[in-house]
RNA sequence: AGAGUUUGAUCCUGGCUCAGAACGAACGCUGGCGGCGUGCCUAACACAUGCAAGUCGAGCGAGAAAGUUCCCUUCGGGGGACGAGUAAAGCGGCAGACGGGUGAGUAACACGUGGGUAAUCUGCCCUCUGGCUCCGGAUAACCUCCCGAAAGGGGGGCUAAUACGAAAUGAGUCUGCCCCGCGCCGGCGGGGUAGGGAAAGGUGGCCUCUGCAAGCAAGCUAUCACCAGAGGAUGAGCCCGCGGCCCAUCAGCUAGUUGGUGAGGUAACGGCCCACCAAGGCAAUGACGGGUAGCUGGUCUGAGAGGACGAUCAGCCACACUGGAACUGAGACACGGUCCAGACUCCUACGGGAGGCAGCAGUGGGGAGUAUUGCGCAAUGGGCGGAAGCCUGACGCAGCAACGCCGCGUGAGUGAUGAAGGCCUUCGGGUCGUAAAGCUCUGUCAGGGGGAACGAUGGAGCGCGGGGAACAAAACCCCCGCGUUUUGACGGUACCCCCAAAGGAAGCACCGGCUAACUCCGUGCCAGCAGCCGCGGUAAGACGGAGGGUGCAAGCGUUGUUCGGAAUUACUGGGCGUAAAGCGCGUGUAGGCGGUCUGACAAGUCGAAUGUGAAAGCCCUCGGCUCAACUGAGGAAGUGCAUCCGAUACUGUCAGACUUGAGUACCGGAGAGGAAAGGGGAAUUCCCGGUGUAGAGGUGAAAUUCGUAGAUAUCGGGAGAAACACCGGCGGCGAAGGCGCCUUUCUGGACGGAUACUGACGCUGAGACGCGAAAGCGUGGGGAGCAAACAGGAUUAGAUACCCUGGUAGUCCACGCCGUAAACGAUGGAUGCUAGGUGUUGGGGGUACUCAACCCCUCAGUGCCGAAGCUAACGCGUUAAGCAUCCCGCCUGGGGAGUACGGCCGCAAGGUUAAAACUCAAAGGAAUUGACGGGGGCCCGCACAAGCGGUGGAGCAUGUGGUUCAAUUCGAUGCAACGCGCAGAACCUCACCUGGGUUUGACAUCCCGAGAACCUCCUAGAAACAGGGGGGUGCCCGCAAGGGAGCUCGGAGACAGGUGCUGCAUGGCUGUCGUCAGCUCGUGUCGUGAGAUGUUGGGUUAAGUCCCGCAACGAGCGCAACCCUUGCCCCUAGUUGCCAUCAUCAAGUUAGGCACUCUAGGGGGACUGCCGGUGCUAAACCGGAGGAAGGUGGGGACGACGUCAAGUCCUCAUGGCCCUUAUACCCAGGGCUACACACGUGCUACAAUGGUCGGUACAAAGGGCUGCGAAACCGCGAGGUGGAGCCAAUCCCAAAAAACCGAUCUCAGUUCAGAUUGGAGUCUGCAACCCGACUCCAUGAAGUCGGAAUCGCUAGUAAUCGCGCAUCAGCAUGGCGCGGUGAAUACGUUCCCGGGCCUUGUACACACCGCCCGUCACACCAUGGGAGUCUUUUGGACCAGAAGUCGCUGGGCUAACCCGCAAG
Repeated sequence: AGAGUUUGAUCCUGGCUCAGAACGAACGCUGGCGGCGUGCCUAACACAUGCAAGUCGAGCGAGAAAGUUCCCUUCGGGGGACGAGUAAAGCGGCAGACGGGUGAGUAACACGUGGGUAAUCUGCCCUCUGGCUCCGGAUAACCUCCCGAAAGGGGGGCUAAUACGAAAUGAGUCUGCCCCGCGCCGGCGGGGUAGGGAAAGGUGGCCUCUGCAAGCAAGCUAUCACCAGAGGAUGAGCCCGCGGCCCAUCAGCUAGUUGGUGAGGUAACGGCCCACCAAGGCAAUGACGGGUAGCUGGUCUGAGAGGACGAUCAGCCACACUGGAACUGAGACACGGUCCAGACUCCUACGGGAGGCAGCAGUGGGGAGUAUUGCGCAAUGGGCGGAAGCCUGACGCAGCAACGCCGCGUGAGUGAUGAAGGCCUUCGGGUCGUAAAGCUCUGUCAGGGGGAACGAUGGAGCGCGGGGAACAAAACCCCCGCGUUUUGACGGUACCCCCAAAGGAAGCACCGGCUAACUCCGUGCCAGCAGCCGCGGUAAGACGGAGGGUGCAAGCGUUGUUCGGAAUUACUGGGCGUAAAGCGCGUGUAGGCGGUCUGACAAGUCGAAUGUGAAAGCCCUCGGCUCAACUGAGGAAGUGCAUCCGAUACUGUCAGACUUGAGUACCGGAGAGGAAAGGGGAAUUCCCGGUGUAGAGGUGAAAUUCGUAGAUAUCGGGAGAAACACCGGCGGCGAAGGCGCCUUUCUGGACGGAUACUGACGCUGAGACGCGAAAGCGUGGGGAGCAAACAGGAUUAGAUACCCUGGUAGUCCACGCCGUAAACGAUGGAUGCUAGGUGUUGGGGGUACUCAACCCCUCAGUGCCGAAGCUAACGCGUUAAGCAUCCCGCCUGGGGAGUACGGCCGCAAGGUUAAAACUCAAAGGAAUUGACGGGGGCCCGCACAAGCGGUGGAGCAUGUGGUUCAAUUCGAUGCAACGCGCAGAACCUCACCUGGGUUUGACAUCCCGAGAACCUCCUAGAAACAGGGGGGUGCCCGCAAGGGAGCUCGGAGACAGGUGCUGCAUGGCUGUCGUCAGCUCGUGUCGUGAGAUGUUGGGUUAAGUCCCGCAACGAGCGCAACCCUUGCCCCUAGUUGCCAUCAUCAAGUUAGGCACUCUAGGGGGACUGCCGGUGCUAAACCGGAGGAAGGUGGGGACGACGUCAAGUCCUCAUGGCCCUUAUACCCAGGGCUACACACGUGCUACAAUGGUCGGUACAAAGGGCUGCGAAACCGCGAGGUGGAGCCAAUCCCAAAAAACCGAUCUCAGUUCAGAUUGGAGUCUGCAACCCGACUCCAUGAAGUCGGAAUCGCUAGUAAUCGCGCAUCAGCAUGGCGCGGUGAAUACGUUCCCGGGCCUUGUACACACCGCCCGUCACACCAUGGGAGUCUUUUGGACCAGAAGUCGCUGGGCUAACCCGCAAG
């Protein structure tokens, strides 16, 4: 620091997702040790049990028991002493307001920060001053009686105090009044006067004075208390400035409300409370309302700014079952106090009572989830006490939990036969791996044994020493020091030593990309994975397992949450023409911002100082635990707030001045600017009349419609309504919407010119107000034309449309609503600055003698093109989307949705403001390359057209589908499968079926044994196979024995074998687009990039063929040419070919010849070379000459980059998988030949351009030795006999056929056609039953030219005629070739199909066989509505009203005290 994901690719926008850090966590797997921390985030849910606040006998009165012991005893018991002035209880004092818990409530002066209190209080503590005199009456406890189940209560009687009351004194204090000084002016200090108003004693010691006179009391003294006052410290109350959540779909709130006066209340100000008076107070700088929330120091994250959080620790607040209330007190409205009410739980004798863990443990419950009913007061701290001490679940420790952080260990060294084993493998090996074993060591932790702390100081006792007060001293008491004794929960723990021993101690996640780490097997869109993109449909690095690897490590992953990445709310640090985003436009309020100069002030701003910013934390330095975590000390920081001093450039405020911003006055012209009134002509329609007759109208074509009741057409007259042709123009005006005949009236704005004046008067503008096309609404008019709705006619599968005929609202006017729009320049307003060129509108100036025009300059507007710059690109570019400033509005992924709810507006329609659940991994912008278009341009092709002949109908052949079958083996399936693989299925082929058999196998290699091989016979059988017999030995080496090669048989196992699967794992080969003219590269250039350029353009061509031009220049694969064949000529050669001359003759038969034909070698020839024209002078085209051939002469071979996961695993090869007494192999038979049907490809026909019969001609190219097979003979024929000749320019197949000549048939299911069937044969073959071909005789079907549709062909072509060959024993209508005869037509490119180039649109890119919208059906999810119903919260009104405080009134009690009376 970034990455993945929208696309075929690209750039941008934009969301989603990931990598990081963190956690009071939880869950899964795993788990050795220690240290330090942390541990109910949920139910402020309910709680059993124990403990958590007491203490003081030195304030006071009273005062047990058990037990021990002694005495007495009537043996029942009684008394004394110790226990013990103890326990428990009581009166009284202090503390229970601290400490501990929790976060419910609270949006608040609750908290933080800084101030104020001249508006206050403060127990215990400290300092200082003064005081502590005197008197009195009660009451608990206790005793007794009574009530009650209990809790508890009542009556009577006794008693004490540091309890209570009274009196005295009172410096000071408090109150009233008067005076003085000071002040920050509601106060402080002082003086005078009047009045109110205090106290308590306890303990120890002493006897100088007094009393009794022993010693004690008074007294004195020490100490602890007590009272009054002053001050301090600490703590607290109250007030104020500022700061920190969300919703405006909460916009108005408020009656004690805001203020005043008076009184009350409080420690204290205050509307805190009350009476009266006034009518205020708060709010867009967000009142009021709603939701949420304890606040802070800090914690987490982040570069920071910021964001999120507020566990543990610390400060503050609030709360204590819920609600209310006060009492006591220095302090409470009181967690372990009181009262009342409520809910709940418990006890009960049913009358009544008791209780409050959000203290520590613990229980139930809730929950994913959070610990022991532990030890100790040894330390620290707190309460009481003079003290000892007691109390203390505060606290110190221990226990549980990997919950977190930190540290340590699970060993170290050596060790290659790279062991065994696992996994992989191309079988060679690789890897786990120095890893292990083995050898040599070490000893942390855990284990055993031994030793053993710091934390302890203090207090107290004793001893010694010192000091202190009164009356002298000592003692006591108090204080200080030294010595000594004693005190540890943790704990025999830390730590140290010793012993033994590598011994007890490694897992988890991940390995497709992001992201570090790869193979095998299993699985087969199943099971599953998944954070995003996405994996899985038989070769999965993504699922599961394994081996290996990567990362972390006593942990590792997952989930949840926060920040980050996210500049994705943008202060730092974003945007708004088209991606989301400029309000439809204006006027203007608040607000924000604001020209030049001078002065003053010092609010902002800047600097210095002071105070504060608690501690802890973060950071730095040093220190303590072996290190670290942790912790101690010091420092720094704490960007803040306050006070004060200073600076004055800028902003601000005040004052003064200025003219350039803005405005005013004057002159001038331009304009569909607005409103109103009047006027005009053309056209449509209607009405009247004339002429006139059969149609008109309308359309692609029609029909509905109008018309003989006279239309349309035409002429004249009239009515009415709406709109204003030409001019008219990227011309004008207006803020926008918008504005178009003429005239008049009223009226707004802009512009130009030249002067003068005002003196910043300006810009923007949340709300607000106004304007605002069309449609629509209301009321009333109007209504010619047009025309939603509607009707009819057409079109169509339908046609609620497009077209036609009609036609109502509406369109028009007046008034009032509506308030929207692609209200668009999809571009808010204002100002300044930043090259130009060219058009146009309005004005001004210059030049010109004048005018017009031209030209030049200038201001304002309106267009186009463009520098710089900007932009993702497109594009914008002085009319900015450039460079800047100011102000407003708006945006934050797509869908849901501009929707719901709520509010506001509206008569309504609806508008405006405006969400969420849920869902997706995108949605988008611009540009690129393709593809596509019933887009455009140019151009090809038997593509259409023009022609000729077919197919589709029939019969048959053949292939396919389908069906059937034991099997009908398999493949091919639009073109580009279907006479295709098959150039030939009776067996074989053969892969299929049935049956019979074989298991190292029919075939290959290796090993062992035997035998040469081989030939032949018999038995059984359908054969394979099985059983048996006979014959028979070779070659090489070697003396021999024996060995070897080769073959056969037997045997064992490695292995063979598979036409089994996958053509979507492949090679090779092939089809197709397409013989189409295209497809690319290097360098350069352009573009952010995909990519473009080149290859586009102008011509031309069959062609990216060539020429010209050009930021391109070249090149490659294609095209063409080179190759074969054919057409002409020449040369060479002359048999088997040929025969002109000559000879021979039945015959090129022979002699002869090689001229010709021909054969087969070589060569020539054609190149737009020549001429003319056109064209750009080019390429080229047109015409012509010559030529056998002319513009690639005809034909063939040859097929660019690629496409179709095209075809083929059954030609072959091959990965993987599968079978292995079978999916292999052998054999017999069957099947591939089936048959209701359907399709393709063909053959033969339907006849007279023909059939039949007879006669007569003329080919080419081939084939031939298990072959072609002549003549001759036989057979009607297929064929047979025969065997000449020929390894073939020699012989044979072999006849060519159509044609031609002649005869016949005469239009018919025929002398057409030949299917089918019967009979008889021939040939091949082991064998023609299933299932061959051919022949003869007989039979003689459908068929009379073929619906929709569809195919081939442009010349030696179509058509037609025959011939040959491959395969092959035999079998050809198929295939491949050959020649014979031999046409017609092409105007042309509109249309159909296919293709090429350019261009355009695109939401397509598995690319139009694309994409995609809506309804419906079913299921599921989420949300809204819903008759209602339930719960919670809340506003208003009303009824009843506990405890308590205060006041008033009444009743009762009352010792001391007061008043009065009486007695003494």
Small-subunit ribosomal RNA from a metagenome, 1464 nucleotides, folded computationally. The sequence is in RNAcentral, with records from SILVA. The coordinates come from a structure-prediction model, not an experiment, and the mean pLDDT is 85. It matches the Rfam family "Bacterial small subunit ribosomal RNA". Its family is annotated with structural constituent of ribosome and ribosome in the Gene Ontology.